[in-house]
RNA sequence: GCGGAUAUGAUGGAAUCGGCAGACGUGGCAGACUCAAAAUCUGCUGUUGGAGACAACGUGUGGGUUCAAGUCCCACUAUCCGCA
Numbered sequence: 001g002c003g004g005a006u007a008u009g010a011u012g013g014a015a016u017c018g019g020c021a022g023a024c025g026u027g028g029c030a031g032a033c034u035c036a037a038a039a040u041c042u043g044c045u046g047u048u049g050g051a052g053a054c055a056a057c058g059u060g061u062g063g064g065u066u067c068a069a070g071u072c073c074c075a076c077u078a079u080c081c082g083c084a
Stems, first nucleotide, its partner, number of pairs: 001083007010026003019067001027045006046057004060076005
């Protein structure tokens, strides 16, 4: 230099043919149980704003297509693999 694969919450990892992003697990926080704890069970757990209701944003980065993009197209970045 050329070709290919991968990139999603704190973390592992889902999301079918483009139609509610984060299911399910781990971790964390709160509660129940207990004399106390462990285990178990229940609820919550992306970011920002808001007292809250809720709103906006969010799938490596920047664009594009579309009523609608994690998904399709283009460029770039990072990691890995192969070729030279």
A computed fold for an 84-nucleotide RNA from an Oscillospiraceae bacterium, annotated as transfer RNA. Rfam family: tRNA. The family's RNA type in Rfam is transfer RNA. Its mean pLDDT, the model's own confidence on a scale to 100, is 80. Lineage of the source: Bacteria > Bacillati > Clostridia > Eubacteriales > Oscillospiraceae.